Small-subunit ribosomal RNA from an uncultured organism, 1408 nucleotides, folded computationally. It matches the Rfam family "Bacterial small subunit ribosomal RNA". The sequence is in RNAcentral, with records from Greengenes.
RNA sequence: GCCUUACACAUGCAAGUCGAACGGCAGCGCGGCCUUCGGCCUGGAGGCGAGUGGCGAGCGGGAGAGAAAUACAUCAGAGCGCGCCCUGUUGUGGGAGAUAACUACUCAAAAGAUUAGCUAAUACCGCAUACUACCAGAAGGAGAAAGCGGGAGACCCUAAGGCCUCGCGCAAGAAGAGCGCCCGAUGUCAGAUUACCUAGGUGGUGAGGUAAAGGCCUACCAAGGAGACGAUCAGUAUCUGGUCAGAGAAGACCAUCACCCACACUGGCACAGACACACGGCCCACACCCCUACGGGAGGCCGCAGUGGAGAAUUUUGGACAGUGGGAGCAACCCUGAUCCAGCAGCGCCGCGUGUGAGAAAAAGGCCUUCGGGGUGAACAGCACUUUUGCCCGGAAAGAAAUCGCGCUGGAUAAUACCUGGCGCGGAUGACGGCACCGGAAAAAUAAGCACCGGCUAACUACGUGCCAACACCCGCGAUAAUACAUAGGGUGCGAGCGAUACUCAAAAUUACUGCGCGUAAAGCGCGCGCACGCGGAUUUGUAACACAUGCGUGAAAUCCCCGGUGCUUAACCGGGGGAAUGGCGCGUGAAUUCGCAAGGCUAGGAGUGGGUCAGAGGAGGGUAGUAUUCCACGUGUAGCAGUGAAAUGUGUAGAGAUGUGGAGGAAUAAUGAUGAAGACGGCAGCCCCGUGGGACGAGAGUGACGCUCAUGCGCGGAAGCGUGAGGAGCAAACAGGAUUAGAUUCCGUGGUAGUCCACGCCAUAAACGAUGUCUAGUAGUUGUUGGGGAUUCAUUUCAUCAGUAAAGUAGCUAACGGGUGAAGUUGGCCGCCUGGGGAGUACGGUAGCAAGAUUAAUAAUCAAAGGAAUUGACGGGGACCCGCACAAGCGGUGGAUGAUGUGGAUUAAUUCGAUGCAAGGCGAACAUCCUUCCCUUUCCUCGUCACACCACUAUUGAAGCAGAGAUGCAUCAGGUGCCCGAAAGGGAAAGUGGACACAGGUGAUGCAUGUCUGUAGUCAGCUUGUGUCGUGAGAUGUUGGGUUAAGUCCCGCAACGAGCGCAUCCUUUGUCUUUAGUUGUUUCGCAAGGGCACUCUAGAGAGACUGCCGGUGACAAACCGGAGGAAGGUGGGGAUGACGUCAAGUCCUCAUGGCCCUUAUGGGUGGGGCUUCACACGUCAUACAAUGGUGGGUACAGAGGGUUGCCAACCCGCGAGGGGGAGCUAAUCCCAGAAAACCCAUCGUAGUCCGGAUCGUAGUCUGCAACUCGACUACGUGAAGUUGGAAUCGCUAGUAAUCGCGGAUCAGCAUGCCGCGGUGAAUACGUUCCCGGGUCUUGUACACACCGCCCGUCACACCAUGGGAGUGGGUUUUGCCAGAAGUAGGUAGCCUAACCAAAGGGAGGGC
Repeated sequence: GCCUUACACAUGCAAGUCGAACGGCAGCGCGGCCUUCGGCCUGGAGGCGAGUGGCGAGCGGGAGAGAAAUACAUCAGAGCGCGCCCUGUUGUGGGAGAUAACUACUCAAAAGAUUAGCUAAUACCGCAUACUACCAGAAGGAGAAAGCGGGAGACCCUAAGGCCUCGCGCAAGAAGAGCGCCCGAUGUCAGAUUACCUAGGUGGUGAGGUAAAGGCCUACCAAGGAGACGAUCAGUAUCUGGUCAGAGAAGACCAUCACCCACACUGGCACAGACACACGGCCCACACCCCUACGGGAGGCCGCAGUGGAGAAUUUUGGACAGUGGGAGCAACCCUGAUCCAGCAGCGCCGCGUGUGAGAAAAAGGCCUUCGGGGUGAACAGCACUUUUGCCCGGAAAGAAAUCGCGCUGGAUAAUACCUGGCGCGGAUGACGGCACCGGAAAAAUAAGCACCGGCUAACUACGUGCCAACACCCGCGAUAAUACAUAGGGUGCGAGCGAUACUCAAAAUUACUGCGCGUAAAGCGCGCGCACGCGGAUUUGUAACACAUGCGUGAAAUCCCCGGUGCUUAACCGGGGGAAUGGCGCGUGAAUUCGCAAGGCUAGGAGUGGGUCAGAGGAGGGUAGUAUUCCACGUGUAGCAGUGAAAUGUGUAGAGAUGUGGAGGAAUAAUGAUGAAGACGGCAGCCCCGUGGGACGAGAGUGACGCUCAUGCGCGGAAGCGUGAGGAGCAAACAGGAUUAGAUUCCGUGGUAGUCCACGCCAUAAACGAUGUCUAGUAGUUGUUGGGGAUUCAUUUCAUCAGUAAAGUAGCUAACGGGUGAAGUUGGCCGCCUGGGGAGUACGGUAGCAAGAUUAAUAAUCAAAGGAAUUGACGGGGACCCGCACAAGCGGUGGAUGAUGUGGAUUAAUUCGAUGCAAGGCGAACAUCCUUCCCUUUCCUCGUCACACCACUAUUGAAGCAGAGAUGCAUCAGGUGCCCGAAAGGGAAAGUGGACACAGGUGAUGCAUGUCUGUAGUCAGCUUGUGUCGUGAGAUGUUGGGUUAAGUCCCGCAACGAGCGCAUCCUUUGUCUUUAGUUGUUUCGCAAGGGCACUCUAGAGAGACUGCCGGUGACAAACCGGAGGAAGGUGGGGAUGACGUCAAGUCCUCAUGGCCCUUAUGGGUGGGGCUUCACACGUCAUACAAUGGUGGGUACAGAGGGUUGCCAACCCGCGAGGGGGAGCUAAUCCCAGAAAACCCAUCGUAGUCCGGAUCGUAGUCUGCAACUCGACUACGUGAAGUUGGAAUCGCUAGUAAUCGCGGAUCAGCAUGCCGCGGUGAAUACGUUCCCGGGUCUUGUACACACCGCCCGUCACACCAUGGGAGUGGGUUUUGCCAGAAGUAGGUAGCCUAACCAAAGGGAGGGC
């Protein structure tokens, strides 16, 4: 231990008792009598059903529906009532008439009812008496009672009985205790989107009513009463002691225990009684349920158990009156679901156990592993020990003492009787209970789980899964290496518990009384006036509300806290003793510093008045002026005007625009003019007039706190808008036309109506902003300026001061930004406002409004953020500065044609794979006929092609044959026994075959798991760090600034001073010179020989260039400009060299590598095919389109390379590719190798050509095993497109572009590609506006995967929820009306009637 359904209840029990009030005797046993022994009679005693009567049943027990006050809590009070109980006083006399039970009928299904007859009482009614109390006309009147039981002795008495006494009762009245009724004050939830409520309502008088006050009720009268200090209304809710949690103050909650209240099926009503409008009483009505013979009856678990239902959820239809308490009784004793116990439930709190010691081969096993081991594990096992608890056996308290009996004694009494108080003795009484507790026996025996392990938060690995399954308070986790899911091992925390869920407080200073805030984060009303409220100068006296001190009363007990102690072994828990506390309320006393109140005076400095001086776009009304625009009239005059980026609409020959004169009308007031003035805000500007408000200063006359702030209220309040009426020049929403544009309801332009202006009346809002309410006091200075007076000066000088208005700034303040005597600093007073974002300043309701719209102002559902200030980046169709073949200026191309090559796509058995903007696309590939080769197909092998290790056996090896496309297979013969050491024996190394197990192998997937390498911005000038300083911090400073440079290069300055990686230098090459050395080079004259080393050249070493010198500029700097000299001049020209980092850039197919996957295949061979396809698209190149050219002939000049599997000379053959040949060369010697463009001569004459060469045919050459798919070249023939290329786009700044040829790598062969080499050899750069990219500083930012960002709204589709809708059903409240049960009070009429009175007719009284 039913928090939900105050939902409905079967069954049993929960309130009876008294025979000592009464008549009696149905049933039971006893006694007696009779007996035919079956039984019958007898109330005589025990007792006692039913009945009369008394008391109780209003307690105890339950539950919290209603109720916001008729309740509760605390404190008071004019009052009133009371059964039982306690204490005093008095009395208790004498009569009468009925009635139930019972008997006999009758009716009815039942419940029950009628009639007749008998009877008793402590039932009922009179009479007598009655102090006090009551009524009263003060004489008086009226009003009670009941008996019952015990005892004993004398007397009376026929008996019964009387007398006496005791006890229990009864009546009257008084007091007490305790209880109850009534009233007052204070306190007690939230809503104003509830602001007005009230008709017996407020008060008075009379009467009534009550135990008692009262509109409690009624008649009449009055016009009151309540409310912003929250009435009324609607919502919710028992209240309190206390409980929970909190440092406290606050907060939440009324479970258990206790007090009060209210309720008892729902609503109403009274009866009775001391007490009820009554849980287990009555009556009526509704609903529900049960019985019925259908006529009618019966019922109320929110008592204890229990049942159904509802619900996430809450127990036994138990035992006992043994104890405590209650009712009745003289008592015994009876009743008691109160209570005491037991049962069920880890629901809570507390205590205990599940073993202890020692034990290493650190067992096995599962787990992890870097394979070495680690960890579970100081564990288990095995060994020794202990026995709580549980099981079994035995023993065994206390709760029990009263009542009762006996004895003694006191009271009362005539009494030793009866009754009763006390003491002593004795016996009886235990639900719990198989209790607690004690002893004994046996055996480690009977006993461990739950949550978590990403961060918060203590504790980590493996496997599985693969944005799935799941987890998750929040953040988040999971997309193939998950410490986050699931499982396992291990670990952490707690432990008979551990977690989840729900609720409450704390943390939360996150509603702030203690104890927050409002410039920019949410938050100052647009501004003023002002009632209530709140707060208020200095002084004296009094008082003492408030505050303070002290005392008293109260604040129930329990609880919480403290002390000492006691019993459960301890504890929780509980009982008893003492204290403290209950912070509150009430009463008394005291003091008078602050504060309040009352009275009096005060004026220093609050506030206001008077008098003096002064400034001003302060406000209202009236008048008036000039400029300008527009329009009208007339004159002059002619073709445009107007407008724009450019135009057009518009306007003009019917005369515009321009110009001149005159006129009309409306609106606004240039310059002066100013961080100038004045005003409460809004707002205010020509000049004059007339009223008028406020302010500053100086003097100090007079008032004497008159003040400050202000909810509600009242007033003012830009622009737009509204109403009525005037007015209308310019401007100008709407609207129209023209442009712009993809469109253009927009910006631009031409027109143009409301409106703008005026009068009167509304509206009441703005970024109504200083985003800063108002008043007061204190707190550094400086500077400018407006107004006033003072002092001073020769002065228009200077100084201090009051009131404004500005700037920078100290202290202290602030999250920072910033503010800073005009505060956002330090204080005080008052008002307003805020409490995460959006929903939303919205909906509904109310208020005011003509309307527009204003004001007041939410909920649901939803998100985990929204926001402020500052920082670093990135970005900007922001700014400043600078650079780059970036643009510009030039030269030549690409894009059109044909071809080559690469890619996409398509195709295919396969067209292997990768690379995809710049930064993929003549890229990997410095060469795909086979091979390469990865792909496809056919066919073959399975410890394998290869590596390492083991076992057994063999002997290595060589040659010929057959089959097959080949790999390979088959058959078979002959020879031979190897190498090293050793004399030999023997040993060793290496090889082959077979076997098993570890393994080999993989160009298989993942470049988003990686290393290495590379691209890119970019050869751009940047990227960092130590110490210091500044900042709460992120960060800043340095690195910014002034110059300068190709450069963060250098100089100067500076809260910075240094340093590092980058830049530059160092390296290489090229250009000049000197020197050294010279063969194969060079040289005189063609060759050779010899000589020489001057020159060219070769290759070593040096020199040279450093802004060094001069002039100018600059800051006396760095540096720049010019010049001299010099081969070269300001980095001389190239190359190598690539900071921190970016792009998850590229590469697992170079290589390496983690984990994953395949293992008679995704491995390894072989033949063939493919990578070479082809409607198409793109990239990069080659060749051209021709005359600066083609072709033919002739002549000249390089550099750098390569060469023995090679380069290959002379010479011969072939038109040629080439063939033959063989000298020389391992190379400054020989060869490739005759460079080409150029130059000279000739020809072609603008033509698809003597240009161009594709394509195709034929015949050949070379390489190679092999040129079919699919090589290159040659000769002859053929002779396509193409006549300089759209939009667009690429490269290049000097020995460069352009153009010309040569060589090399790869390579058997194949080069228009790639890498190099030299020959000829230009044009242009004003310059930095623009395009692209980059650097530095600065600025804005809602961006930070950083503008390829972020982000708003419609629409389409899907889904979810809701709304509207002719209507319709229900609930709650209010008002009016109709009908109206029981009941109470009264009236009228009728009927009935024992006690008392009577004159016997009747009356009084009562009832229906």